[in-house]
A computed fold for a 99-nucleotide RNA from a Chloroflexota bacterium, annotated as Bacterial small signal recognition particle RNA. The organism belongs to Chloroflexota, within Bacteria. The sequence was found by an Rfam model in a public genome assembly. It matches the Rfam family "Bacterial small signal recognition particle RNA". Its Rfam clan is "SRP clan". Rfam classes the family as a non-coding RNA gene.
RNA sequence: GGUCGGGUCCUGUGCGACGAAGGCCUCCGAACCCCGCCAGGUCUGGAAGGAAGCAACGGUUAGGGGAUACCUUCGGGUGCCGCAGGAGUGCCGGGCCUG
Numbered sequence: 001g002g003u004c005g006g007g008u009c010c011u012g013u014g015c016g017a018c019g020a021a022g023g024c025c026u027c028c029g030a031a032c033c034c035c036g037c038c039a040g041g042u043c044u045g046g047a048a049g050g051a052a053g054c055a056a057c058g059g060u061u062a063g064g065g066g067a068u069a070c071c072u073u074c075g076g077g078u079g080c081c082g083c084a085g086g087a088g089u090g091c092c093g094g095g096c097c098u099g
Base pairs, nucleotide, nucleotide: 001097002096003095004094006092007091008090009086010085011084012083013082014081015079016078018075019074020073021072022071023070025066026065027064028063034059035058036057042051043050044049
């Protein structure tokens, strides 16, 4: 000096970390207008029974609190991550050939 491809740059894509929200777990949670079961009492019946059903009890919706392993979604000045394409002869380093 020549040549080849690499990194840096851009785009797309995939993976992981981080953040947020939700799901899953748990607790609280409806005097009645949620459910179940309904003491007492009420109604009905001659009676046996039947009907509705308050309180209590149990379970929960919406909502809120807690715990954080897992799952889902979203996000980007996340990652000396992977893959593909593009840009560039600006910089950095490498292989081969030659003087």